This is a predicted structure of a 1436-nucleotide RNA (small-subunit ribosomal RNA) from an uncultured bacterium. The RNAcentral record of the sequence draws on ENA, Greengenes and SILVA. The coordinates come from a structure-prediction model, not an experiment, and the mean pLDDT is 84. It matches the Rfam family "Bacterial small subunit ribosomal RNA".
RNA sequence: GACGAACGCUGGCGACGCGCCUAACACAUGCAAGUCGAACGGAAUGCGGAGAGGAUUUAUCUUUUCUGUGUUUAGUGGCGAACGGGUGAGUAACGCGUGAGGAACCUGCCUCAAAGAGGGGGACAACAGUUGGAAACGACUGCUAAUACCGCAUAAGCCCACGGGGCCGCAUGGCUCUGAGGGAAAAGGAGUGAUCCGCUUUGAGAUGGCCUCGCGUCCGAUUAGCUAGUUGGUGAGGUAACGGCCCACCAAGGCGACGAUCGGUAGCCGGACUGAGAGGUUGAACGGCCACAUUGGGACUGAGACACGGCCCAGACUCCUACGGGAGGCAGCAGUGGGGAAUAUUGCACAAUGGGGGAACCCUGAUGCAGCGACGCCGCGUGAGUGAAGAAGUACUUCGGUAUGUAAAGCUCUAUCAGCAGGGAAGAAAAUGACGGUACCUGACUAAGAAGCCCCGGCUAACUACGUGCCAGCAGCCGCGGUAAUACGUAGGGGGCAAGCGUUAUCCGGAAUUACUGGGUGUAAAGGGUGCGUAGGUGGCAGGGCAAGUCAGAAGUGAAAGCCCGGGGCUUAACUCCGGGACUGCUUUUGAAACUGCCAGGCUGGAGUGCAGGAGAGGUAAGCGGAAUUCCUAGUGUAGCGGUGAAAUGCGUAGAUAUUAGGAGGAACAUCAGUGGCGAAGGCGGCUUACUGGACUGAAACUGACACUGAGGCACGAAAGCGUGGGGAGCAAACAGGAUUAGAUACCCUGGUAGUCCACGCCGUAAACGAUGAAUACUAGGUGUGGGGGGACUGACCCCUUCCGUGCCGGAGUUAACACAAUAAGUAAUCCACCUGGGGAGUACGACCGCAAGGUUGAAACUCAAAGGAAUUGACGGGGGCCCGCACAAGCAGUGGAGUAUGUUGUUUAAUUCGAAGCAACGCGAAGAACCUUACCAGGUCUUGACAUCCUAUGACCGCCUAAGAGAUUAGGUUUCCCCUUCGGGGACAUAGAGACAGGUGGUGCAUGGUUGUCGUCAGCUCGUGUCGUGAGAUGUUGGGUUAAGUCCCGCAACGAGCGCAACCCUUAUGUUUAGUUGCUACGCAAGAGCACUCUAGACAGACUGCCGUUGACAAAACGGAGGAAGGUGGGGAUGACGUCAAAUCAUCAUGCCCCUUAUGACCUGGGCUACAAACGUACUACAAUGGCCAUAAACAAAGGGAAGCGACCCGGCGACGGGAAGCAAAACUCUAAAAAUGGUCCCAGUUCAGAUUGCAGGCUGCAACUCGCCUGCAUGAAGGCGGAAUUGCUAGUAAUCGCGGAUCAGCAUGCCGCGGUGAAUACGUUCCCGGGCCUUGUACACACCGCCCGUCACACCAUGAGAGUUGGCAACACCCGAAGUCAGCAGGCUAACGCAAGAAGCCGCUGCCGAAGGUGGGGUUGACGAUUGGGGUGA
Repeated sequence: GACGAACGCUGGCGACGCGCCUAACACAUGCAAGUCGAACGGAAUGCGGAGAGGAUUUAUCUUUUCUGUGUUUAGUGGCGAACGGGUGAGUAACGCGUGAGGAACCUGCCUCAAAGAGGGGGACAACAGUUGGAAACGACUGCUAAUACCGCAUAAGCCCACGGGGCCGCAUGGCUCUGAGGGAAAAGGAGUGAUCCGCUUUGAGAUGGCCUCGCGUCCGAUUAGCUAGUUGGUGAGGUAACGGCCCACCAAGGCGACGAUCGGUAGCCGGACUGAGAGGUUGAACGGCCACAUUGGGACUGAGACACGGCCCAGACUCCUACGGGAGGCAGCAGUGGGGAAUAUUGCACAAUGGGGGAACCCUGAUGCAGCGACGCCGCGUGAGUGAAGAAGUACUUCGGUAUGUAAAGCUCUAUCAGCAGGGAAGAAAAUGACGGUACCUGACUAAGAAGCCCCGGCUAACUACGUGCCAGCAGCCGCGGUAAUACGUAGGGGGCAAGCGUUAUCCGGAAUUACUGGGUGUAAAGGGUGCGUAGGUGGCAGGGCAAGUCAGAAGUGAAAGCCCGGGGCUUAACUCCGGGACUGCUUUUGAAACUGCCAGGCUGGAGUGCAGGAGAGGUAAGCGGAAUUCCUAGUGUAGCGGUGAAAUGCGUAGAUAUUAGGAGGAACAUCAGUGGCGAAGGCGGCUUACUGGACUGAAACUGACACUGAGGCACGAAAGCGUGGGGAGCAAACAGGAUUAGAUACCCUGGUAGUCCACGCCGUAAACGAUGAAUACUAGGUGUGGGGGGACUGACCCCUUCCGUGCCGGAGUUAACACAAUAAGUAAUCCACCUGGGGAGUACGACCGCAAGGUUGAAACUCAAAGGAAUUGACGGGGGCCCGCACAAGCAGUGGAGUAUGUUGUUUAAUUCGAAGCAACGCGAAGAACCUUACCAGGUCUUGACAUCCUAUGACCGCCUAAGAGAUUAGGUUUCCCCUUCGGGGACAUAGAGACAGGUGGUGCAUGGUUGUCGUCAGCUCGUGUCGUGAGAUGUUGGGUUAAGUCCCGCAACGAGCGCAACCCUUAUGUUUAGUUGCUACGCAAGAGCACUCUAGACAGACUGCCGUUGACAAAACGGAGGAAGGUGGGGAUGACGUCAAAUCAUCAUGCCCCUUAUGACCUGGGCUACAAACGUACUACAAUGGCCAUAAACAAAGGGAAGCGACCCGGCGACGGGAAGCAAAACUCUAAAAAUGGUCCCAGUUCAGAUUGCAGGCUGCAACUCGCCUGCAUGAAGGCGGAAUUGCUAGUAAUCGCGGAUCAGCAUGCCGCGGUGAAUACGUUCCCGGGCCUUGUACACACCGCCCGUCACACCAUGAGAGUUGGCAACACCCGAAGUCAGCAGGCUAACGCAAGAAGCCGCUGCCGAAGGUGGGGUUGACGAUUGGGGUGA
């Protein structure tokens, strides 16, 4: 885009079309084919005329006979009924389409022409009578007419069989003239008549039909062979006619890979839809052809049928029945049931068009119309103008507004459609109008009666709010939904189309995604394992001929409708009419001869033969050889050998291994050896001989296109495997043992059988690979190598050149890229093979091959939205290279064992509040839980609230006392009367009240901000421009050096830049200078003085690889040295790139959303956070002699703190501490050292070590030390003797060790943050562990190795194979039976026409051939079901 559509929602009008796609299922009822009296005899009836009889009221009535005329018509007869109408079951066919042929044909009615119609005969219906039957329908007797039937006569012409002649044809043959012989015709009717309509014979035409042929016409080869009337001939028969159409005989043919046969599906075409076209799909309506008419068979009649509304028979079904027997066929029009998603009225009319019949006229469900259906196409309308207070409502909102929106309302108009009224056609050539009072016209009337559907994440035009919370749902594909959904549902708004809009089904397109136009096959799917070769396809050079292909002209045909163009008619359009074009095709004919083809002759370049050479693991067979392994024999010799990562099994004192000599046997052929050679591929390797295939070079004698490819076919074809017979040294599946391991049906070891070897025969597959079919030609180079030839040279060399082979690099070109690149994957042309998403599956079934194993061919259901290729960036690797780090190593001290402290888990509990979770949670938040803190629990209380703002009223509030209570609180008492003022009031505070609101340590750190941790103080992370690449991206940033460093240098399609590094900052180490109080003192002390020194704190200097040497590339830099307080970033700190971990924190704070609101808020008392079987982390103290204890005093710091504070000296106390108290808001006073040193003692013990635990007695803080603080004294004196596996820190003023201070804090420090004292050991080095950086490589990973992913098992579901079998369908075959009927035969019976008769002829009957349905049978094929079973797919 389309549709014979259906479904959902909605629905105003008209015109034109269309309307059972399913059950070719079954049908009630009505209608759909009749007509002619001018073919015929009757019958009924109307009207006349004439005669006769009867009655009577003499004019009527009635009966009957004859005759005339009209109407109706059952029957005989004629024509029609074979058309028109329906359907698409069957049919893969001369059925259809197209074009030819019939010299093998027929044709009623119609037209034209020729010639005729003489004279007879006998019947049968109707009718009458009798009779059977329920009916349908008959039977018998008798009468009768014809355009019904039958002889005879005639024969222009016709037909048949002969004879003679002429002309013609592609063959059989045709036409025509003629002679004699034989044969066959007829009907009348109407009219006064003229004449008309009929009849017979013949010819011609027209129309219609029949037959034959060329070409075209779906799928399947998992259908490869089919065929006995089959193919042909001869002769009879039959037909309108040819013909195996049928029959007898004879022959053995005919069809098929150019697809026979079989199976499936299907009416074919003009056309229709789609498409740029080529094509693809389709065959409703309209038109042509065919087939069918309940299923199957058959003939009759007829011009025509094997007959939709005829006949006979058989089957199924339905109906009637008196049970004896009968009737029926909507796939005609309506209509009914049924089926179905689904398809209409039991309408009107013959007015028109057409059909039947002499005519008038009759009939006509053909047809013309109407009805129903938005089923389709087309047209029209649902109003137009104006109208801003931008109304109301609604939605959103940042609360300001924005949108709906000139939209509405209001005002002014108009009337298409619908409705009402009036008029009123054409269609009709004389009459006749169903449609129809319709179309159309006019008038009045009211904005009134007339808008919905789908969509709004991207594709794809159109966005917000609320609800929901991986639910409900959406979805064409991608996908959306797990609490902020433009994707679900609703609303507002918007977009699209519009009397429709969406959805579904189907077809074409996009799809170059079956590629003719117009694709591919190295790696994406795809080259056959290889050759030979058949059919086929294709084919060298130059002339000649032919004309099949090809090209051009002409003619016929290509129906109409449709399509395109131009016009006309309906108001327009759809629709329809006219004219033209086109219909790309087929046939005939005339011509051309370039190309293809064909014919004949020629050529040598392709191809081949012959000649001369050399190369080679080419093949087959036979023989020979040495080295090595193993075995046997003998000697020497002794305890091991062997094997592995390490071992063990194994062998060996019965003598191995080792070694020497001899022998046996089998297999394989080191070195040479080479991206060297040969072969079609598989493959081929010692030497010799024989036989043999192929290639190459040279020369140019011969043949003369002999060529290329190659479906089927044939042959070859590694290894493994199979069969038979040999052989068997080594090796070695299976197997055994030993190891390894969680296991180890493996890798390793010791053994070891098939096999490996030979002969013969199978198998026929491999990553049979260059993943690259064969052959030909052309298209830059460079460099090796193998085999030949030529040239030049003194020359085996070297060099130049040429042919064949085999490699590498590389240009153009090609390619998705990788790559290929004269050995093409380039450019051309030929032939073959193969591919068409992944899985299912190279599976199943079938077939063929095979001894088997198995091979070849080779699907479908179902399922997924991918599978795949190449390349890119990362990440990863028990990949590689380089480098770094207390990473290892080298050391020192520890942890892990003990006790205690502290944190965590777990458990417990009313509660043991919460968070932190590998490194990067665990002496963490917490720089300090007795109450408070406190968030938790129990109980008692409050509800505008403990806290904030606003409003109203009142008042000071606060405080103090008493009572109750655990307290919060409640009750009572008491005191006071706030500040400012312009005197109106205002402010602060309190109480009471109402509502807005407060409040939340409630949830979500996966909604967030901020802050922090970590990789990591690792050296990285990027950008602009340029360049390269189709692109992702790359380059820069890689490379060579160097550095702590992407630090610097050099090189380079890159050149620059940014964030990081470094430096700038602080501190420390040296010096100078300035300044000296509380510091210092060269004065003995003090005072005073001074500022040299120490010190303090400001400024400055100093260090930069600057200098020298060596190395390095003349660089960067490294090494060494000098000087210097300090030397190569001097030491330390602060400083943390782009990013990663949905890392941590909603309980610091802030904050979205959600939740609670007499409670999840607030207050109080008590309790809990301090529990304790167990486990872990971090620390402290120890286990002792480098030590403990005691003593001595002349020891020595730094950095800090101090007013609700630090607190000296003095006194008391054993002590914690107490009393009292100077000084100090601090370089001034105060808090203050220990280890070390010296002397003594202990003597290796659970101790003079260690100090837990416990008891008693005290001290301090505080409202309060019970749960639950710290300290002191005395007493008690546990574990612990240096710590398993494992593991931590540290490279110098560091580790270790020693003490001191501070924050928090009433009190509480083994924690944390700082300070100084004493003060080591070791680093060969980078193999390994961990982490990191750069380059490179592989990757099926990208949530990125904590990745991905394979198979079994278990469960559920789905489709499918096998399956004992069961049960249907289909098409054939064989046999039996055999209806109707044609044909044939006949001895029986019957009969009017002819005949004198006999008889002829006909009919009945019987028989035979064929013959439908039916029956039996064995096979074939295709479904369904089937216990069980096999694999497959999907599932969190």